[in-house]
The part of an RNA shown here (large-subunit ribosomal RNA, domain IV) has 326 nucleotides and comes from a freshwater metagenome. The full RNA is in RNAcentral, with records from SILVA.

Context: one part of a larger RNA
RNA sequence: UGCUCGUUCAGGAACUCGGCAAAUUGACCCCGUAACUUCGGGAUAAGGGGUGCCUACGCAAGUAGGCCGCAGUGAAAAGCAUCAGGCAACUGUUUACUAAAAACACAGGUCUCCGCAAAGUCGGUAAGACGACGUAUGGGGGCUGACGCCUGCCCAAUGCUGGAAGGUUAAAAGGAGAGGUUAGCGCAAGCGAAGCUUUGAAUUGAAGCCCCAGUGAAUGGCGGCCGUAACUAUAACGGUCCUAAGGUAGCGAAAUUCCUUGUCGGGUAAGUUCCGACCUGCACGAAUGGCGUAAUGAUCUGAUGACUGUCUUAACGAGCAGCGCA
Numbered sequence: 001u002g003c004u005c006g007u008u009c010a011g012g013a014a015c016u017c018g019g020c021a022a023a024u025u026g027a028c029c030c031c032g033u034a035a036c037u038u039c040g041g042g043a044u045a046a047g048g049g050g051u052g053c054c055u056a057c058g059c060a061a062g063u064a065g066g067c068c069g070c071a072g073u074g075a076a077a078a079g080c081a082u083c084a085g086g087c088a089a090c091u092g093u094u095u096a097c098u099a100a101a102a103a104c105a106c107a108g109g110u111c112u113c114c115g116c117a118a119a120g121u122c123g124g125u126a127a128g129a130c131g132a133c134g135u136a137u138g139g140g141g142g143c144u145g146a147c148g149c150c151u152g153c154c155c156a157a158u159g160c161u162g163g164a165a166g167g168u169u170a171a172a173a174g175g176a177g178a179g180g181u182u183a184g185c186g187c188a189a190g191c192g193a194a195g196c197u198u199u200g201a202a203u204u205g206a207a208g209c210c211c212c213a214g215u216g217a218a219u220g221g222c223g224g225c226c227g228u229a230a231c232u233a234u235a236a237c238g239g240u241c242c243u244a245a246g247g248u249a250g251c252g253a254a255a256u257u258c259c260u261u262g263u264c265g266g267g268u269a270a271g272u273u274c275c276g277a278c279c280u281g282c283a284c285g286a287a288u289g290g291c292g293u294a295a296u297g298a299u300c301u302g303a304u305g306a307c308u309g310u311c312u313u314a315a316c317g318a319g320c321a322g323c324g325c326a
Base pairs, nucleotide, nucleotide: 001321002320003319004318005317006316007315008314010312011311014310019307027051028050029049030048031047036041038146052067053066054065055064056063057062068072080305081304082303083302084301085300086299087297088296092104093103108144109143110142111141112140113139114138120130121129122128147292148291149290150289152222153221154220157219158218159215160214161213162212163211166210167209168208172204173203177199178198179197180196181195184191185190223241224240225239226238227237250284251281262278263277264276265275266274
């Protein structure tokens, strides 16, 4: 000097990104216990008091009297508490070896497929198997994610479902026509049957696509400019352009707000964080769910009490290591 511990005057978070770490609390008995709430909880809420030994009585719990110590759950073991907010309902699961979470799952909701040789899945286009020795109150898939209140508008595009009049359309069918070959005819040029062969128009021809509808808890989308009220400001109102339709309820500087430390209020002596509002939402918004919500959380954020070597500011001690000497 380092590591691991122990103790500490006064102060008590002044430390620090942040009370990280440490300290406080702690067992049992009695009293007492708020908001809120899904009436179960919250709750060991919070906050107080007690605890040894002897004698008597008592089933016990305990009651009465007495005794000792600085100290009686006499050592050890044994929740810190409260307030407010974000997220996720919850218990659970996860990156074996840097992430335990707000991520995943979940019960519940909803859409969709499937009538059984089911849909779906594995397999080699197989046999076979799972689904299932199940049968729509069943099975598969997608999204959402307890509960409460709700879930608006748009079907133009994309997808899916349905439709079948018309257009287009494959193989195939069809075989008009054309070429080659050559019996034959012809003086020759050439013509040229049948057969074989190379092609081949019209016509017939399904699904699909075009087309017509439906469909959003399908993929998705949900405007701009100008003017206007008897202070000013603002615009219930009007005009105009575009669109498939122009964002409803609720929420909102938010896990989303760039400008931004927005503005106002609260808390502090002082607050880029926090809480409550406002709404000018760069760029919230309704099952890629919206907004609330008791309980829960080794979650995240802010505040308070208690407590402390985190700090002011360092000191002393123990063990081990290091260094020195033998």